RNAcentral holds the sequence, with entries from MGnify. Lysine riboswitch aptamer from uncultured Oribacterium sp., 158 nucleotides, folded computationally. The prediction has a mean pLDDT of 81. Lineage of the source: Bacteria > Bacillati > Bacillota > Clostridia > Oribacterium. Rfam family: Lysine riboswitch aptamer. For this family Rfam cites "Riboswitches Control Fundamental Biochemical Pathways in Bacillus subtilis and Other Bacteria" (Mandal et al., Cell, 2003). Rfam's curators write: Riboswitches are metabolite binding domains within certain messenger RNAs that serve as precision sensors for their corresponding targets. Rfam 15.1 lists 3,224 matches to the family in 1,923 species.
[in-house]
RNA sequence: UGAUAGAGGCGCGGUUACAUGAGUACCUUCCAGCAAAGGACAGGAAUCCGGAAGGAAAAGGGGACACCGCCGAGGUAAGAUGAGAUUUCCUGAUUUCAUUUUAGCCGGUCUGUCGGAAAAUAUCCGCCGGACUGUCGCAGAAAUGCGGAGAGCUGUCA
Numbered sequence: 001u002g003a004u005a006g007a008g009g010c011g012c013g014g015u016u017a018c019a020u021g022a023g024u025a026c027c028u029u030c031c032a033g034c035a036a037a038g039g040a041c042a043g044g045a046a047u048c049c050g051g052a053a054g055g056a057a058a059a060g061g062g063g064a065c066a067c068c069g070c071c072g073a074g075g076u077a078a079g080a081u082g083a084g085a086u087u088u089c090c091u092g093a094u095u096u097c098a099u100u101u102u103a104g105c106c107g108g109u110c111u112g113u114c115g116g117a118a119a120a121u122a123u124c125c126g127c128c129g130g131a132c133u134g135u136c137g138c139a140g141a142a143a144u145g146c147g148g149a150g151a152g153c154u155g156u157c158a
Base pairs, nucleotide, nucleotide: 001158002157003156004155005154006153009071011070012069013068014067015066018062026055027054028053029052030051031050038049039048040047041092042091043090044089045088046087074106075105076104077102078101079100080099081098082097083096084095085094086093107133108132109131110130111129112128114126115125116124117123135148136147137146138145139144
């Protein structure tokens, strides 16, 4: 230097049973209203908005150790391409997903404030902080302390 095999643990990700979403949207019938105000991401035009009875979803997000793939597993930022969403059309604005590029950033887990997504007290993501933990290096008699980052570390072979 190359190949190969491994380790960190509430380890990472995917799929699904399942719960939530919700007796909500929506549909049918009846009643009321059909003027105005207010509302729908912004503007213009249109459409819609209430009550009772009956029927009644889905998507996104979550998700078992139930199955699968793995240890830059993966997450995230910016760019490019494509496809969507926010009642319909036009113009905007915001935003989601997929693929891909960048030797971009992050070892891992938990957690606190703040911010974002979401129906949500679930959960996820981001900055900063704290605790624990693995790994290498330096110091030390030791306990331990300080520091670095996964293109790292350890084993084997050449």